[in-house]
Context: one part of a larger RNA
RNA sequence: UUGUAUUGAAGGAACUCGGCAAAUUGACUCUGUACGUUCGCAAUAAAGAGAGCCGUGAGAGCGGUAGCAUGAAAAAAGAAGUAACGACUGGUUAUCAAAACCACAGGACUCUGCAAAUUAUAAAUAAGUAUAGGGUCUGAUGUCUGCCCAGUGCUUAGAAACAAUAAAUUUAGGUUUAAGCUUGAAUUUAUAACUUUAAGUAAACGGCGGUUCUAACUAUAAGAAUCCUUAGGUAGCGAAAUUCCUUGACGGGUAAGUUCCGUCCUGCAUGAAAGGCGUCACGAUUGCUUCACUGUCUCCAAUACAAAUUCA
Repeated sequence: UUGUAUUGAAGGAACUCGGCAAAUUGACUCUGUACGUUCGCAAUAAAGAGAGCCGUGAGAGCGGUAGCAUGAAAAAAGAAGUAACGACUGGUUAUCAAAACCACAGGACUCUGCAAAUUAUAAAUAAGUAUAGGGUCUGAUGUCUGCCCAGUGCUUAGAAACAAUAAAUUUAGGUUUAAGCUUGAAUUUAUAACUUUAAGUAAACGGCGGUUCUAACUAUAAGAAUCCUUAGGUAGCGAAAUUCCUUGACGGGUAAGUUCCGUCCUGCAUGAAAGGCGUCACGAUUGCUUCACUGUCUCCAAUACAAAUUCA
C1' cells in the first nucleotide's frame, strides 16, 4: 500500500448518475393498526410494551435476588408515501441483460361436417367430433371499443375465354369367317385456378384533411364560405416510456428542483383488441420524496489477520 473484518468524536447523504456499499430493523408474547379495496385483502400495516434467576403455587400470581445490559451469544423484515409499466403465480438471453419482454386466465375473428381443417411427407390432430380441433390478434377485472370497403386481401354471386382429361354417340381404316381387337376423325356432355364484373367484409392489411372569414374593447370563434377525400380522429388520455421548439406555462414540494407530483392543451409526430382510459393486490422492475440509520461523505484514524514490500 492492497484485501478481508472490527471500532469510531461532532455532524448525518453534505457522498454519488443513483443511499451503490454499509448501518438500522429483526424471533416470541401482549396492545394496537390508516388510505385504498375486486371485501379476499391491504397487515407482521404503522405505532407501542414485555422478558433473567431462585423460592412457593395446579395455575394466575406472590415473595426474594444479581447485573451496565436478561430474545444477555448465535439465529433473526428497515419503515412510509407517490407516480410509470405489467393484472397476478410462472418463464426468459447456459457463460455481462430477469425486464416494461414471453406466457397466462379472460376476449374476439377466422378455417374445419370428419376419408375434417391444419401438414411437402411421415407423425400428430384423435382412439377426439363444432361446449371439438387448427390459425391469427388482444391480454385479469371495471368502463368502453367511434368513422372509412376508394386501394390491397378474403368471402359470395355472375360473365367470358383457353387447354388438358374423361365419358357417350356417330363414322373411316387395319386385322378377322364372325364376334371381337386396334388406329384415326367428328359431335355432344362434364370439370380447376387464372382473368373480369358486382356485392359484402376493418377485434382483415390499413386509413381517419386544407384554406378564408365572422360576436358592440381586445381576444377567441359556437357559426359561415370554399376546395379536396373512401372517410376526415369520436370517447378518452395528453410536454406522456410518445413533445422537436423545451428547463413550455401555472401550482406544489426545496433556502435553492433540466428530475418528481398536479393542472393546462399550442398532440413537431396520442387514440380506441399493433386495443383506449382507470384500477385493489402483486413486482430482486423504473422515477421522485420522507422518517430511521449509518465512515457514502466533511476527513480520515486505529486494531486484527493475510498478501505485497524491505532486511537477514
Molecule: large-subunit ribosomal RNA, domain IV
Organism: Cryptonemia luxurians